[in-house]
Overview: c-di-GMP-I riboswitch aptamer from a mouse gut metagenome, 92 nucleotides, folded computationally. Model confidence (mean pLDDT): 85 of 100. The RNAcentral record of the sequence draws on MGnify.
RNA sequence: GCAAACCGCCAGAAAUGACGGGACGCAAAGCCAUGGGGGCUACGGUGCUGGAGACUGCGAACGUGGAAAGUACUAUGCCAGCCCGGCCACCG
Numbered sequence: 001g002c003a004a005a006c007c008g009c010c011a012g013a014a015a016u017g018a019c020g021g022g023a024c025g026c027a028a029a030g031c032c033a034u035g036g037g038g039g040c041u042a043c044g045g046u047g048c049u050g051g052a053g054a055c056u057g058c059g060a061a062c063g064u065g066g067a068a069a070g071u072a073c074u075a076u077g078c079c080a081g082c083c084c085g086g087c088c089a090c091c092g
Stems, first nucleotide, its partner, number of pairs: 001026002006021003010017002024081001030087003035084003038079003044074006055066004
């Protein structure tokens, strides 16, 4: 010098971020996410399920289609106080 958790408030679908309070810590806890790896979230998108039932279209019926909801995957979103790397840098 910076400022974790937590609290207040705002933004966001969320992760998370800004601002204020507050200090766990940090010799780069300064900047870079358009250098690499890793992690977080899933609005949207895609697949599956969607039954014995409930919603809904067609149907005389058998039946058949769809939606809600659920679930898996996915970044264009996020993390620099996860690691490597790059750049700038105070005192002695």